The RNA shown here (Glycine riboswitch aptamer) has 86 nucleotides and comes from uncultured Brevundimonas sp. Model confidence (mean pLDDT): 80 of 100. RNAcentral holds the sequence, with entries from MGnify. Lineage of the source: Bacteria > Pseudomonadati > Alphaproteobacteria > Caulobacterales > Brevundimonas. It matches the Rfam family "Glycine riboswitch aptamer". Rfam links the family to the GO term glycine biosynthetic process.
């Protein structure tokens, strides 16, 4: 460094439009899909500072701070912690 387990935080299941599938008491419900808009979060990744660190005047660099990307039911991702193999 890589794989595999297992534990993993934060923020709206927001608001409008557009089509589509189901159900139905034809009033509506239910779900996935696109588009656009404020709100918000930071622990994928990127950037800024730079505590701090090293082979030391030259480098490497945070869980800080930005929020471009990402993210805001569940899923899924996830820095980082443990285990195991290589």
């Nucleotide at each position: 460094c890589u794989c595999g387990c297992g534990g993993g935080a934060g923020a709206g299941a927001u608001c409008g439009g557009g089509a589509c599938u189901g159900c139905c008491u034809c009033g509506g419900c239910a779900g996935a899909c696109c588009c656009g808009g404020a709100g918000c979060c930071g622990a994928a990744g990127g950037c800024g500072c730079a505590a701090c660190c090293g082979c030391c005047c030259c480098g490497g660099a945070a869980a800080c701070g930005c929020u471009c990307a990402g993210g805001c039911a569940a899923a899924a991702g996830g820095a980082c912690c443990g285990c195991g193999a290589g």